[in-house]
Context: one part of a larger RNA
Molecule: small-subunit ribosomal RNA, 3' major domain
Organism: uncultured bacterium
RNA sequence: UGACGGGGACCCGCACAAGCGGUGGAGCAUGUGGUUUAAUCCGAAGCAACGCGAAGAACCUUACCAAGCCUUGACAUCCCGCUGACAGGGGCGUAACGGCCCCCUCCCCUCGGGGCAGCGGAGACAGGUGGUGCAUGGUUGUCGUCAGCUCGUGUCGUGAGAUGUUGGGUUAAGUCCCGCAACGAGCGCAACCCCUGCUUCCAGUAGCCAGCACGUAGAGGUGGGCACUCUGGAGGGACUGCCGGGGAUGACCCGGAGGAAGGCGGGGAUGACGUCAAAUCAUCAUGCCCCUUAUGGCUUGGGCUACACACGUGCUACAAUGGCGCACACAAAGGGAGGCGAGGGGGUGACCCGGAGCAAACCCCAGAAAAGGCGCCCCAGUUCGGAUCGCAGCCUGCAACCCGGCUGCGUGAAGCUGGAAUCGCUAGUAAUCGCGGAUCAGAAUGCCGCGGUGAAUACGUUCCCGGGUCU
Numbered sequence: 001u002g003a004c005g006g007g008g009a010c011c012c013g014c015a016c017a018a019g020c021g022g023u024g025g026a027g028c029a030u031g032u033g034g035u036u037u038a039a040u041c042c043g044a045a046g047c048a049a050c051g052c053g054a055a056g057a058a059c060c061u062u063a064c065c066a067a068g069c070c071u072u073g074a075c076a077u078c079c080c081g082c083u084g085a086c087a088g089g090g091g092c093g094u095a096a097c098g099g100c101c102c103c104c105u106c107c108c109c110u111c112g113g114g115g116c117a118g119c120g121g122a123g124a125c126a127g128g129u130g131g132u133g134c135a136u137g138g139u140u141g142u143c144g145u146c147a148g149c150u151c152g153u154g155u156c157g158u159g160a161g162a163u164g165u166u167g168g169g170u171u172a173a174g175u176c177c178c179g180c181a182a183c184g185a186g187c188g189c190a191a192c193c194c195c196u197g198c199u200u201c202c203a204g205u206a207g208c209c210a211g212c213a214c215g216u217a218g219a220g221g222u223g224g225g226c227a228c229u230c231u232g233g234a235g236g237g238a239c240u241g242c243c244g245g246g247g248a249u250g251a252c253c254c255g256g257a258g259g260a261a262g263g264c265g266g267g268g269a270u271g272a273c274g275u276c277a278a279a280u281c282a283u284c285a286u287g288c289c290c291c292u293u294a295u296g297g298c299u300u301g302g303g304c305u306a307c308a309c310a311c312g313u314g315c316u317a318c319a320a321u322g323g324c325g326c327a328c329a330c331a332a333a334g335g336g337a338g339g340c341g342a343g344g345g346g347g348u349g350a351c352c353c354g355g356a357g358c359a360a361a362c363c364c365c366a367g368a369a370a371a372g373g374c375g376c377c378c379c380a381g382u383u384c385g386g387a388u389c390g391c392a393g394c395c396u397g398c399a400a401c402c403c404g405g406c407u408g409c410g411u412g413a414a415g416c417u418g419g420a421a422u423c424g425c426u427a428g429u430a431a432u433c434g435c436g437g438a439u440c441a442g443a444a445u446g447c448c449g450c451g452g453u454g455a456a457u458a459c460g461u462u463c464c465c466g467g468g469u470c471u
Base pairs, nucleotide, nucleotide: 007471008470009469010468011467012466013465015461016460019425020424021423022422023421026316027315028314029313030312031311032310033309034307035306042053043052064302065301066300067299068298069297070296073125077124078123079121080120081119082118083117084116088103089102090101091100092099106115107114108113127291128290130289131288132287136285137284138280139279140278141276143274148187149186150185151184152183153182154163155162156161167178168177169176193268194267195266196265198236199235200234201233202232203231204230207226208225212223213222214221239262242256243255244254245253246252318418322377323376324375325374326373334365335364336363339358340357344353345352346351384415389410390409391408392407393406394405395404431453432452433451434450435449436448437447
């Protein structure tokens, strides 16, 4: 000077408390440990590994295993020789790749050759998801959106260093005010950026009978108009500006008016100096080490999907605020050309036939669901719950045996609110309801978004956890 203390003082945070819903029990999904295996590729490991890298493992992916093959190699540069293209098509063979054969097939030219490509050859080399994240760059997590971390000059101290940055108030904040041997400054805070809430102007192939006309079996369907809604650009608006009270007359705090909105309006982006030899050599890059007829490369098949178990994260439930049936409303944000696919027809259905329209405020995906209305069920392992299994089908794809998704009929398991323990959330939040997207041929209960309905509680800071300042 720091760090630490079951030392002290002060102050924060869903940290506790108050409250609502969960997890821990069940079935299933998914990740992990373990075990098994020819292989079950590798990494991630308290918080901060475990629906994590993986925004999508049937082949491919794929890094693993078995078998069959290749050796200048699947890829780059250079040399020599041969061929004339390369590509494409066909045949033989193979489990497939490799291999063999046939057809078709270049440009420039001073005819010496050159360009380009294929094949053959030699070697320099290629190649390595092999090792080391304790050699590294880059990127990332975390403390933590916490309020801190420093510098110049001056001053003090022999010096390490201190001061400033401490103190009194105040704030979300080293935010601001006052004081002070300090005076200033930088990185952080805040603001400048984006979305959202009100409004004005500009603009109208989505919206409006608002006012007119036509039209209706059904529609802004049509003429017409941009007033409204909306869309999208440019502005305005909030600043403690005004009033009252408190306070050092200060910073600021409390109450009020006006206002769509107040005292940071709500959300996002934004992460200081540093910490964890934190993570990543398997995104990429890279030093060193290692392999070089193999630790490289190709292919077929298998595996990553195993299953006595154990844990994490989820989904569905255990029902009556519910389940089922019938009729009937109201979104937002997105996606669409090898795509989205309407009306119509077939099928109980998944889906199929067909193809209008749409590069999309125009057409389509698209029915939003919960809610609300009417009816049934009557507390029962049930009209709860849907696992598991059987049969029959649909779709994607070369191909669903290992190992996909979906549909119909049948089967109907465990489960009657879950021990110790433990998690999230303070408002349009939790809870609950559906919708979309990325990846993607197909394959989400995961992830990322969107809106609908819409609570309870916070006395307080003694205690648990984490953090800040002073001592």